[in-house]
Context: one part of a larger RNA
RNA sequence: UUGGGCCUAAAGCGUUCGUAGCCGGUCGGGUAAAUGCUUGGGUAAAUCGCGUGGCUCAACCAUGCGAAUUCCUAGUAGACUGCUCGACUAGGGACCGGGAGAAGUUGGAAGAAUUCCAGGGGUAGGGGUGAAAUCCCGUAAUCCUUGGAGGACUACCGGUAGCGAAGGCGUCCAACUAGAACGGGUCCGACGGUGAGGGACGAAGCCCUGGGGAGCGAACCGGAUUAGAUACCCGGGUAGUCCAGGGUGUAAACGAUGUGGGCUUCGCAUUGGAGGUCCCAAUGAGGGCGUCCAGUGCGGGAACGAAGGCGUUAAGCCCACCGCCUGGGAAGUACGGUCGCAAGGCUGAAACUU
Numbered sequence: 001u002u003g004g005g006c007c008u009a010a011a012g013c014g015u016u017c018g019u020a021g022c023c024g025g026u027c028g029g030g031u032a033a034a035u036g037c038u039u040g041g042g043u044a045a046a047u048c049g050c051g052u053g054g055c056u057c058a059a060c061c062a063u064g065c066g067a068a069u070u071c072c073u074a075g076u077a078g079a080c081u082g083c084u085c086g087a088c089u090a091g092g093g094a095c096c097g098g099g100a101g102a103a104g105u106u107g108g109a110a111g112a113a114u115u116c117c118a119g120g121g122g123u124a125g126g127g128g129u130g131a132a133a134u135c136c137c138g139u140a141a142u143c144c145u146u147g148g149a150g151g152a153c154u155a156c157c158g159g160u161a162g163c164g165a166a167g168g169c170g171u172c173c174a175a176c177u178a179g180a181a182c183g184g185g186u187c188c189g190a191c192g193g194u195g196a197g198g199g200a201c202g203a204a205g206c207c208c209u210g211g212g213g214a215g216c217g218a219a220c221c222g223g224a225u226u227a228g229a230u231a232c233c234c235g236g237g238u239a240g241u242c243c244a245g246g247g248u249g250u251a252a253a254c255g256a257u258g259u260g261g262g263c264u265u266c267g268c269a270u271u272g273g274a275g276g277u278c279c280c281a282a283u284g285a286g287g288g289c290g291u292c293c294a295g296u297g298c299g300g301g302a303a304c305g306a307a308g309g310c311g312u313u314a315a316g317c318c319c320a321c322c323g324c325c326u327g328g329g330a331a332g333u334a335c336g337g338u339c340g341c342a343a344g345g346c347u348g349a350a351a352c353u354u
Base pairs, nucleotide, nucleotide: 003326004325005324006323007308008307012322014201015200016199017198021194022193023192025088026087027086028085029084030083031082033081035077036076037075038074040072041071048066049065050064051063052062053061054060091191092188093187094186095184096183097182103177104176105175106174107173108172109171110154111153115149116148117147118146119145120144121143125136126135162169163168205248206247207246208245209244210243211242215241216240220236221235222234223233258321259320260319261318262317263316266299267298268297269296270295271294272293273292274291276289278288279287280286304309327354328353329352336347337346338345339344
């Protein structure tokens, strides 16, 4: 609960596609569902307005007349909404052009380092810490050097940089795939926006099957510290981390800011694209300066905001649609339903308490 809100107080679904629904550009014709007006009908009582009357007045009550909406019928209007026909190009889509990018999938290749193994050299320590110890080492460690194995990762470049719907994406090469920006204005001609249900994607962790396992490392075992130390520090170390296939579907999934569109002073920086040619230069896809479009940031005006702040990437001014909130705790719990192999997810109370 006809209200006011959702960056930080409660509140934007993690993201996206899309069904129903809701909403929808410009011009013209038709129609008249809807809408407005008019005629007639109908319109219980109470209520309401006016007149009169009854309780000493009033409230109240009685009575007469009237008003009112919903409804039906007939007519009329044609702006707006709807329906329908035709046309258009400013929304949207397609196409063409040269560029940008850690966008995705698959395959191949490379690289420093760690670890391990083997050979050579070499000898008593090494390692670790606040200090130590556990630990490793005479079956030769640490260290130097040569060769090999294997797994994981991708220093520098690297950036307020870029790409992606989000999660996320970083060595190189190739194949396949997707999207966006800019420029052209060739084609379609409103084909659009949002989106209840629904579908798909979705970090880490966890689960199942099969591989793999260098480093790291929950659990675990030791050593320390301490009053204790189920920790922080140290030595080990299993799952896991990696790959393939399947499942889970969560997060401070954050810009704590839903999506789309329009409008509204500026300055600086930067990424991609397109033009200008005043300058430097002297051929190269150059540098500087300036303009436009799209993106990414910082500062800041009006406005807004409780303030912090936000401020053309709005939290300003408007429109459309969806989601969500309604004191704290109990509680994201119980019950039920549903999904899941499980863990658990989704939906989601109340008593009671304050």